[in-house]
RNA sequence: AUGAUUACAAGGGGAGAGCUUACUUUAGGUAACGCCGAAGGAGCAAGUUAAGAGCGAAUCUCUCAGGCAAAUAGACUCUUGUAGGACG
Numbered sequence: 001a002u003g004a005u006u007a008c009a010a011g012g013g014g015a016g017a018g019c020u021u022a023c024u025u026u027a028g029g030u031a032a033c034g035c036c037g038a039a040g041g042a043g044c045a046a047g048u049u050a051a052g053a054g055c056g057a058a059u060c061u062c063u064c065a066g067g068c069a070a071a072u073a074g075a076c077u078c079u080u081g082u083a084g085g086a087c088g
Stems, first nucleotide, its partner, number of pairs: 006083008018033001020032004034068003040064001041062003047055002
């Protein structure tokens, strides 16, 4: 400084898939079956290396965790504020 990436706080937006079946002490309980992908977690392509190992992104993949009426949560995103000070 017409202040980048970023971090934090408040507010707004914010998808998908079971109000299945059985039991029961009626609890967002337990079990079974089915399903979802946007908390978190895990996997890897290019690349890197002589090679191997290792490193290595995502809204992709897996579904461990989580979730499948509403509410809550929610990746991501918008606004405002604060911090910070990159290029120039």